[in-house]
RNA sequence: GGAUCCAUAGCUCAAUGGCAGAGCAGGCGACUCAUAAUCGCUUGGUUGUAGGUUCGAAUCCUACUGGAUCCA
Numbered sequence: 001g002g003a004u005c006c007a008u009a010g011c012u013c014a015a016u017g018g019c020a021g022a023g024c025a026g027g028c029g030a031c032u033c034a035u036a037a038u039c040g041c042u043u044g045g046u047u048g049u050a051g052g053u054u055c056g057a058a059u060c061c062u063a064c065u066g067g068a069u070c071c072a
Base pairs, nucleotide, nucleotide: 001071002070003069004068005067006066007065010024011023012022013021018055026042027041028040029039030038048064049063050062051061052060
């Protein structure tokens, strides 16, 4: 220098162009003499950044940023 892939909650990951979700973690409660485990409820998001397409974008297109791998 070139190519491919990835970026979504504190962490690991989903989401067919049409309400952004799950598990773990956190908070509250139940259970227990108490703790752990278990169970119930619950908080938490500028979907990396900036544009474009569209009635509507996490999803499609472009540029950029960061990361991983490969080629030279």

The RNA shown here (transfer RNA) has 72 nucleotides and comes from an Anaerolineae bacterium. The coordinates come from a structure-prediction model, not an experiment, and the mean pLDDT is 84. It matches the Rfam family "tRNA". It is annotated as a transfer RNA.